The RNA shown here (small-subunit ribosomal RNA) has 1480 nucleotides and comes from an uncultured prokaryote.
[in-house]
RNA sequence: GAACGAACGCUGGCGGCGUGCUUAAGACAUGCAAGUCGUGCGAGAAAGUUUCCUUCGGGAAACGAGUACAAGUGGCGCACGGGUGAGUAACGCGUAGAUAACCUGUCCAAGUGAUCGGGAUAGCCCUUCGAAAGGGGGAUUAAUACCGGAUACGUUGAUUGUUUUUAAGGACGAUCAAGAAAGGUGGCCUCUAUUUAUAAGCUAUCACACAUGGAGGGGUCUGCGUACCAUUAGCUAGUUGGUGAGGUAAGGGCUCACCAAGGCUACGAUGGUUAACGGGUCUGAGAGGAUGAUCCGUCACACUGGCACUGAAACACGGGCCAGACUCCUACGGGAGGCAGCAGUGAGGAAUAUUGCGCAAUGGGGGAAACCCUGACGCAGCGACGCCGCGUGGGUGAGGAAGGCUUUCGGGUCGUAAAGCCCUGUCGGAAGGGAAGAAGGGUUUCAUUUCAAAUAGGCUUGAAAUCUGACGGUACCUUCAAAGGAAGCGCCGGCUAACUCCGUGCCAGCAGCCGCGGUAAUACGGAGGGCGCAAGCGUUGUUCGGAAUCACUGGGCGUAAAGCGCGUGUAGGCGGCUUAGCAAGUUGGUUGUGAAAUCCCGGGGCUCAACCCCGGAACUGCAACCAAAACUGCUGAGCUUGAGUCUCGGAGAGGGUGGCGGAAUUUCCGGUGUAGAGGUGAAAUUCGUAGAUAUCGGGAGGAACACCAGUGGCGAAGGCGGCUCUCUGGACGGUGACUGACGCUCAGACGCGAAAGCGUGGGGAGCAAACAGGAUUAGAUACCCUGGUAGUCCACGCCGUAAACGUUGGGUGCUAGGUGUCGCGGGUAUUGACCCCUGCGGUGCCGACGCUAACGCAUUUAGCACCCCGCCUGGGGAGUACGGUCGCAAGGCUAAAACUCAAAGGAAUUGACGGGGGCCCGCACAAGCGGUGGAGCAUGUGGUUCAAUUCGAAGCAACGCGCAGAACCUUACCUGGACUUGACAUCUGGGGAACCUCCUGGAAACAGGAGGGUGCCUUCGGGAACCCCAAGACAGGUGCUGCAUGGCUGUCGUCAGCUCGUGUCGUGAGGUGUUGGGUUAAGUCCCGCAACGAGCGCAACCCCUGUCCUUAGUUGCCAGCGAGUCAAGUCGAGCACUCUAGCGAGACUGCCGGUGUUAAACCGGAGGAAGGUGGGGACGACGUCAAGUCCUCAUGGCCUUUAUGCCCAGGGCUACUCACGUGCUACAAUGGUCGAUACAGACGGUCGCGAACUCGCGAGAGUAAGCCAAUCCUACAAAGCCGGCCUCAGUUCGGAUUGGAGUCUGCAAUUCGACUCCAUGAAUGCGGAAUCGCUAGUAAUCGCGGAUCAGCAUGCCGCGGUGAAUACGUUCCCGGGCCUUGUACACACCGCCCGUCACACCACGAAAGCUGGUUGAACCAGAAGUCGGUGACCCAACCUUCGGGAGGGAGCCGCCCAAGGUAUGACUGGUGAUUGGGGU
Repeated sequence: GAACGAACGCUGGCGGCGUGCUUAAGACAUGCAAGUCGUGCGAGAAAGUUUCCUUCGGGAAACGAGUACAAGUGGCGCACGGGUGAGUAACGCGUAGAUAACCUGUCCAAGUGAUCGGGAUAGCCCUUCGAAAGGGGGAUUAAUACCGGAUACGUUGAUUGUUUUUAAGGACGAUCAAGAAAGGUGGCCUCUAUUUAUAAGCUAUCACACAUGGAGGGGUCUGCGUACCAUUAGCUAGUUGGUGAGGUAAGGGCUCACCAAGGCUACGAUGGUUAACGGGUCUGAGAGGAUGAUCCGUCACACUGGCACUGAAACACGGGCCAGACUCCUACGGGAGGCAGCAGUGAGGAAUAUUGCGCAAUGGGGGAAACCCUGACGCAGCGACGCCGCGUGGGUGAGGAAGGCUUUCGGGUCGUAAAGCCCUGUCGGAAGGGAAGAAGGGUUUCAUUUCAAAUAGGCUUGAAAUCUGACGGUACCUUCAAAGGAAGCGCCGGCUAACUCCGUGCCAGCAGCCGCGGUAAUACGGAGGGCGCAAGCGUUGUUCGGAAUCACUGGGCGUAAAGCGCGUGUAGGCGGCUUAGCAAGUUGGUUGUGAAAUCCCGGGGCUCAACCCCGGAACUGCAACCAAAACUGCUGAGCUUGAGUCUCGGAGAGGGUGGCGGAAUUUCCGGUGUAGAGGUGAAAUUCGUAGAUAUCGGGAGGAACACCAGUGGCGAAGGCGGCUCUCUGGACGGUGACUGACGCUCAGACGCGAAAGCGUGGGGAGCAAACAGGAUUAGAUACCCUGGUAGUCCACGCCGUAAACGUUGGGUGCUAGGUGUCGCGGGUAUUGACCCCUGCGGUGCCGACGCUAACGCAUUUAGCACCCCGCCUGGGGAGUACGGUCGCAAGGCUAAAACUCAAAGGAAUUGACGGGGGCCCGCACAAGCGGUGGAGCAUGUGGUUCAAUUCGAAGCAACGCGCAGAACCUUACCUGGACUUGACAUCUGGGGAACCUCCUGGAAACAGGAGGGUGCCUUCGGGAACCCCAAGACAGGUGCUGCAUGGCUGUCGUCAGCUCGUGUCGUGAGGUGUUGGGUUAAGUCCCGCAACGAGCGCAACCCCUGUCCUUAGUUGCCAGCGAGUCAAGUCGAGCACUCUAGCGAGACUGCCGGUGUUAAACCGGAGGAAGGUGGGGACGACGUCAAGUCCUCAUGGCCUUUAUGCCCAGGGCUACUCACGUGCUACAAUGGUCGAUACAGACGGUCGCGAACUCGCGAGAGUAAGCCAAUCCUACAAAGCCGGCCUCAGUUCGGAUUGGAGUCUGCAAUUCGACUCCAUGAAUGCGGAAUCGCUAGUAAUCGCGGAUCAGCAUGCCGCGGUGAAUACGUUCCCGGGCCUUGUACACACCGCCCGUCACACCACGAAAGCUGGUUGAACCAGAAGUCGGUGACCCAACCUUCGGGAGGGAGCCGCCCAAGGUAUGACUGGUGAUUGGGGU
């Protein structure tokens, strides 16, 4: 996607045609579904009419009428039609045949015949039993019922003859024998008899008997086809065959007796499971796959099992008998029943209809016919169950209405959609008209044909009239009114057509797969809009497709699943060249068949279509016959190239057996000798003074064979290695000869098969599972060490597995090469050996074509082909369970399922990672200097506390961070007191200038009151700013989300990287460039290169600083000149110098030498203030960390609106057991202290810096000059230098803490400021583990300034002074860059991931057992019934000598046999305490 006998959800206007218990072959109330014939027979009414009688109640007779018709007898039918699919794996079905092995009622054709008799019986009547169902007895009676005799065209039987293509047979003959019948109805007198008319008779017709043929139907047999399981491998005694008999319509072990011992099976017997089969149906391009509703054919079944009867046909759905289960009736004695017929009921189920109408049509049964019967059938009803058709309106209509939704607020969209206007009239409604389907048949009349003696009659044909419709007043037609009554369902994340808003917040929910949902969800729910289909739309289920995902068409097996461990070889499959024949396969043709329906094509009929009808084609099949002979096959004859044999030759760890050898280890004996040995990363266990180790000599024993030794050799594989003897297999090379396809492969089968293991017996040196000890370790049931037993070795026997791997089955042919090596040969040459060329066979490497997903393979194929075998079909469960089989055992072989997952896997790519490798860098280590960690204090954080201790920051990269400065304010927090258009913005209305002063209450906010004040512009209307009042739109929020964001920032990291275009390589991801060789601080540069270029980074350009030149010269400077002072650039003059601040110069590996690839570059040198980036700063690639910040700012969404806003007072952010970070000050003598004395830079200053002077011990105060600054001020720099004291101590170190007294700022220093003075004088004696900074004007050390700021600095940002030490080096720690390698990692090693245990759930196995089903064999039993036997009892037909006989029957017996029973097996389910592993 298509389909469905469907179901479910939502919805539902009409019609046509179809279709409708797929489940319980479970159970059924009720009605109907098979009768008919009076022209077979006996019997036989009534109503009514008429007549008569009457006691008026009624009765009788005739007609009705031999009519209707119950029951009976008889005939035919009931074996059809209708239902269902339980059983059946079968000659059941399909197809093609056979029947010379058969049957056939009714029907047709032609033929023969229907004669003479007889005895019963039901009904009816009487009687009797029983509740009933139903019987018994007696009497009477008919037939187309029954029986006997006669006859026999055929027929049948026996004997026999002729003939014959299928010879156990058929056909045609002869002789003998046997065997039939039924009449009914209508008509007529031609013939005969009475003679009116009848009867015999004749005639017509229906029926009857025998027999032949046919048609149609059936029985039986055969070839082929027809599901799954081998975890079903052997089955079979009537079994297989024969002879004879019986039986049947008929062949046959179908049955029986006897004889023989067969029959089936790997081409799947037997067993088990499942199943009606076919035409067809669905799907598919086809091949196939699935299916077997409706319709058609066949089969089987009829409550379950068995049995026969009748009949042409049955072992019989609406017949019988018996048994069983069930239901019902009962008077309890006994009876009745079978919807898988049509309706219908309850049950089951997700689910499937009316207890309808009619025989009008079609068909069937009976009948002479009319006609009767027919739940077959025709119709109607119910169900959108399916298919098909139609409608729900058409046109116009923009103010793009209202309304909805949305919005960036402009709009957009629903949308010409609606309304409005103009039309139309399908369906539905009403009214009227109104079919076809009807042909026939009957009756009447007429004509006609034929039988006949016939103008009766019957038959045939035709004409006219009349009668027949369930559906149904239906289809259809016309008219009327009226847009009026008629649209839903699913979906909108991708696949997949269709997007937004709101709600929700990993909740609720969705989901076919992937997956959505944790506060902005196109995925949930709703809405608007859209998409799709439409009286339906979705969902579920099922089948096919896609799926080449079981691969015949049409797949694979080196690494993804998949080559048996290897060989020998049976069946089987396949097979070289030439030739002749045959014709099985094959090919062509013809014939028959392949039912109809269906599908397809053409045509036709319903208005169309669905549907129906007609015709054609097709039905790919099977069979028969004819033909061909290429290929396959078969038969015959040959051939030599495949294969093999003989012969010559060499190579080899090929195999078996015996013998021999040396080295080494161990051990024993003896000698020498003395204290250790051994072992390890280091040790210890161990051995050793009882003499080890070491060393020398001698002996014993076992095992293995150094060097040679080699991607060398041999073998089928496993495997094989000292030497030698012997036995033996195979391969290879050479030469000729021979055989003549003898070949290849191989299911089963058989054999071999490493190590370990097992059994028995030996052996045992070394080694060494187990085990013991010592170490290591958190532990160490390990790795290391010391010991050590099985075992390893031999013999014999098992086992049968390995990463038994080339992860590559065997064989044959073909398809470029190059280069090694082993064996044998040829050629040239040589004295010879090499070398060289070349052939065959083996074994390696590289590589073209080709192949491959890639990796790779590539004449030793994974290439191109053919043949044979084995194997695979997602992962796990599992190579497991169960079963079978092998094994002594261990275990092997064979080999599932439930359940579970959305993957598992291969190859390659880019990253990341590695206690992988290579190269390189960084205060990374190392070398140094100084710290932190210990103390006290400061500060930040955690924690705790609190009414609150506001919030944020969290490894590096939070923690003297936001905070460049919390007493109020700040302030966001807490408590309390107030306000509600609000502290702030815009708009509207009204009022008022604004504004200022004062009073009262209050903590203040605020509330109330009093007074002053009349401004600016103006077109004279008013306006602007500001204030007050009022109402609402709105304000406001340091409320939330940094994981919705912008911006900004941190970090890797100033690390050298990150990319692009084009080209090129690759199926692709991607690669190349960017890798490589050098070099650099650098992807810096050079060289090379399938790359060539380019961009962002690096560097440079910018700023400061270092040298010089130049310009300028005040507030800066002072060399020379002048003036001047105690002194002083103080003044004049000047701008040389310093300096200031502008412009320039300078440095570029430029020069020289060396090294280097003639390169880049590096090393050294010269010059230079500076040299290889001079020093410092700014500057931060692609990106990473959902890094930080919604509390700087901005901003989406959410929340709040008399409060989460706003105002005020007070408090808190400053709390304090504790922990951490960052600092300050120290612990002292390179110091402290006192005195004296010298030298900076940069910055700041008018709400300011504040000199000088005075006061105070001091902080400071008072007063006040100067300075808006190169001018004045802060401002004394300090360390340093010089001198004095201190002398190693808790000190003259250290300054915490505390008491007292003050100063300053500020509205205010209580919580909670800084500073000063006096007094006090704590810890701390250089700091554990650990850890930080720094490579030069750096560290260290010393002071100074600034921002913030009323005040508050140990912090931060700057400035200068003094001024070191060390770097061998890159092994290691940390971080980083490049290349490479491995990877099962990719939120990327802070990854991934294994097993036990604990908890929960699920399915499965085992299990003492328990309980079902199916079935085998044995035995018992034996209903009904056929058959056989018997039949002393019974009996109408025939015979009779009347006694009886023939014949038949009941009864009884026997064989067979259903249910049932007993005992015992097998198979298969369910369940089971417990138990085992498995999955989640």

Model confidence (mean pLDDT): 85 of 100.